[in-house]
RNA sequence: UUCUUAUCUAGAGAAGCGGAGGGAUCUGGCCCUGUGAUGCUUCAGCAACCAGCCUUCCGGUCAGGUGCUAACUCCAGCGGAUCUUUUAUCCGACAGAUGAGGA
Numbered sequence: 001u002u003c004u005u006a007u008c009u010a011g012a013g014a015a016g017c018g019g020a021g022g023g024a025u026c027u028g029g030c031c032c033u034g035u036g037a038u039g040c041u042u043c044a045g046c047a048a049c050c051a052g053c054c055u056u057c058c059g060g061u062c063a064g065g066u067g068c069u070a071a072c073u074c075c076a077g078c079g080g081a082u083c084u085u086u087u088a089u090c091c092g093a094c095a096g097a098u099g100a101g102g103a
Stems, first nucleotide, its partner, number of pairs: 001103008013043005021032003026077004044069003049065002052061003073095001078092005
């Protein structure tokens, strides 16, 4: 990098550095941001995917390997259902994120 597969409405912030945009990508919306965001580091925390331990099974336990700590994956875009329409709600697809396994 790519393939397969599972999950994605829960949960969890302080300090230091730094100094302008950021929320994956494009468009639109909405939001965060000099009361210092995004990012990086440290510490702290959340979480049971993998590993470990217990268990006949169901499952339980555990923070060792990952992951995560604004907003549903921030919302919509494509297809469909309900609806007279707008709006709205829901389902699915695409894309994305994370884990595990493979190439």